[in-house]
Context: one part of a larger RNA
């Protein structure tokens, strides 16, 4: 070096851009690096191999041959890498014209709900639990009326293995701004095209800064029960946080536990957003192109499954893995951070 692997056994970066670098469609033409082929040098000697000889033999020596897989000149080959160049249009993208969507950002707005505050009824309880107690109430609670009031947060039904997003996520209504994709039409451009080391952006929740906000709920923290204890589980209460705007944090069983891109391989059957034919056109049925899901053949797999959304059959790039368990995703150094802690990553020692 080549060989082996990553759904669950050790392994897919949490997404996506996007630098180098790899890799990369059909077609002319010319170089001729790469590549092939001939000739020529050269590639010390010994070593290694082969053959034959000397030490009585082997080790060891000697002789002769192969052999040195390289490089270097040099003369051609032109298929296939590359390099130049003439076009192509199926990859890519652009145009036009259309539907769909909880895609993001901002502003406004809307009703139930829940607590509070006010006011009428109204009277002894009310809450809570398995039981009960803390705990609230005769200074009038709980219930219950008010086209009374404030205030925060969240949007019930519609709701769907529905939709939309690169992930993370995102659902009340209504506007403005603004990304994506998919369809048909086949008009333009002509490989602009994959994939990514470093790098940059974004990234639930909790946690940090500052400044506001605070109804419910609720880490701590208080009491009350219950236990042999009860620093719980279960109830009363309660604070940080939860909520907004700026800045941080960079982590999650960030999961489909499954990288990204292309091609290629039996079918049924459901949805969902489009287009096209055809009829007996409120619609039905063929069919196509895009996404989500069930079941299934070949394969594939240790089995469990996977199966056109593949874990199958292939290529091309990146990432990652290496005897198991602990130690340990820790120490110590680096980078980052306000801290909290992140990344990066051992060793002794045990089993």
């Nucleotide at each position: 070096c080549u060989g082996g692997g990553c759904g669950u056994a050790a392994a897919g970066c949490g997404u996506c851009c996007g630098u180098a670098g790899g890799c990369g469609g059909c077609u002319u033409u010319c170089c001729a690096a790469g590549u092939c082929a001939g000739a020529g040098g050269u590639g010390a000697a010994a070593u290694c191999c082969c053959a034959c000889g000397a030490c009585u033999c082997a080790a060891u020596c000697g002789u002769g041959g192969a052999a040195c897989u390289g490089c270097c000149u040099u003369u051609g080959a032109g298929a296939c890498u590359g390099g130049u160049u003439c076009g192509c249009u199926u990859g890519a993208a652009g145009a036009u014209g259309g539907g769909a969507g909880a895609g993001g950002u901002u502003a406004g707005u809307g009703g139930a709900a829940u607590u509070c505050c006010g006011a009428g009824u109204g009277u002894a309880g009310a809450g809570g639990u398995g039981a009960a107690a803390u705990u609230c109430g005769u200074a009038g609670a709980u219930a219950u009326u008010c086209g009374g009031g404030a205030a925060g947060a969240a949007c019930a039904c519609c709701a769907g293995u529905g939709g939309c997003g690169a992930a993370g996520g995102c659902g009340g209504c209504u506007a403005a701004c603004u990304g994506g994709a998919c369809c048909a039409u086949u008009c333009u451009u002509g490989a602009c095209g994959c994939u990514g080391a470093g790098g940059g952006a974004c990234g639930a929740a909790a946690g940090c800064g500052u400044g506001g906000g605070g109804a419910g709920c609720a880490a701590a923290c208080a009491g009350g029960a219950u236990u042999a204890g009860a620093u719980a589980c279960c109830c009363u209460g309660g604070u940080a946080g939860u909520c907004c705007a700026c800045g941080c944090c960079g982590u999650a069983a960030a999961c489909g536990a499954u990288g990204a891109g292309a091609a290629c391989u039996a079918g049924c059957u459901g949805u969902c957003g489009g287009g096209g034919c055809u009829c007996u056109u409120a619609g039905a049925g063929c069919u196509u192109c895009g996404g989500u899901g069930g079941c299934g053949c070949a394969g594939c797999u240790a089995a469990c499954g996977c199966a056109u959304u593949a874990a199958g059959u292939u290529c091309u790039c990146c990432g990652c893995c290496u005897g198991g368990g602990g130690g340990a995703g820790u120490a110590c150094g680096g980078c980052c951070g306000c801290a909290a802690g992140g990344u990066u990553a051992a060793a002794a020692c045990u089993c």
Predicted 3D model of a 351-nucleotide part of an RNA (small-subunit ribosomal RNA, central domain) from an uncultured bacterium. The full RNA is in RNAcentral, with records from ENA, Greengenes and SILVA. It matches the Rfam family "Bacterial small subunit ribosomal RNA".